[in-house]
RNA sequence: AGAGCGACAAGCCAACCCCGUAGUGAUGCGGGUGCACGGAAAACCACGUGACUCCAAGGGUGGAGCCAGACGGGUCGCCGAC
Numbered sequence: 001a002g003a004g005c006g007a008c009a010a011g012c013c014a015a016c017c018c019c020g021u022a023g024u025g026a027u028g029c030g031g032g033u034g035c036a037c038g039g040a041a042a043a044c045c046a047c048g049u050g051a052c053u054c055c056a057a058g059g060g061u062g063g064a065g066c067c068a069g070a071c072g073g074g075u076c077g078c079c080g081a082c
Stems, first nucleotide, its partner, number of pairs: 004082001005080002012039002017032006037069001043075003047072003050067001052065005
């Protein structure tokens, strides 16, 4: 230095719900809330699978979109007990 691992320490992210806003919609963004649902990549990427939404078809299905806190994969990243 790297990998496994996730102790210590310092921090970090933010589920649900509410309001506003964009969208046909899935959903996204902003704010509030939460003695934070949880997370060791809950940072990023739509490449593969899958869920979901819209359109067309109704004989097979096809196209477009969306989800990274669904899984796999890729890139970067804090600490170092073991």